Model confidence (mean pLDDT): 78 of 100. SAM riboswitch aptamer (S box leader) from Desulfuromusa sp., 129 nucleotides, folded computationally. It matches the Rfam family "SAM riboswitch aptamer (S box leader)". Its family is annotated with regulation of gene expression in the Gene Ontology.
[in-house]
RNA sequence: UCUUUAUCCAGAGUGGUGGAGGGAGAAGGCCCUUUGAAGCCACGGCAACCGACAUUCUUUGUCUCUAAAAGAAAAGGGUCGGUGCCAAUUCCUGCCCUGCUGCAAAAUCAACGCAGGGGCAGAUGGGGA
Numbered sequence: 001u002c003u004u005u006a007u008c009c010a011g012a013g014u015g016g017u018g019g020a021g022g023g024a025g026a027a028g029g030c031c032c033u034u035u036g037a038a039g040c041c042a043c044g045g046c047a048a049c050c051g052a053c054a055u056u057c058u059u060u061g062u063c064u065c066u067a068a069a070a071g072a073a074a075a076g077g078g079u080c081g082g083u084g085c086c087a088a089u090u091c092c093u094g095c096c097c098u099g100c101u102g103c104a105a106a107a108u109c110a111a112c113g114c115a116g117g118g119g120c121a122g123a124u125g126g127g128g129a
C1' cells in the first nucleotide's frame, strides 16, 4: 500500500510549548477556536480488538450428583502487554429506496423540507498478501 472481516447513538483530562486555524473527501450546513486552533512533549484517564498470566470472584430457568452440599459447562469480572482513543451520533447531509408534506376541489404528480431504511466513503482493531 492492497484485500478481507468486526465495530462505530456509550466512555475518557490537566499542564507545558506553539501562534491560527480545526472538525477525513468537492460541496451545503452547523459547531469549536486569541477565555488560545492544528501540531509536538509530560503525566493522567477511557475501554473496542488482539495476546499472555492468574484458577480467584460473581451469575445461571442448563447438565451430573445429592439429604444438603459439591462438581461440570456457559457467560461476566482481575492483572499485564500490543495498538487505539479522550467536543458535538463517524457533528449532520452527500448516492439510492420508502413514506409524509400542496394548489379553489378531485385525481395524478413530489421540488424544497421532514422521518425511516440501505449503501458509498472514512476511522479503529484483527487476519492475509
Stems, first nucleotide, its partner, number of pairs: 001129008013043005021032003027093003044086003048083006056077005062072003090121001095118006
NCBI's taxonomy places the organism under Bacteria, Pseudomonadati, Thermodesulfobacteriota, Desulfuromonadales, Desulfuromusa.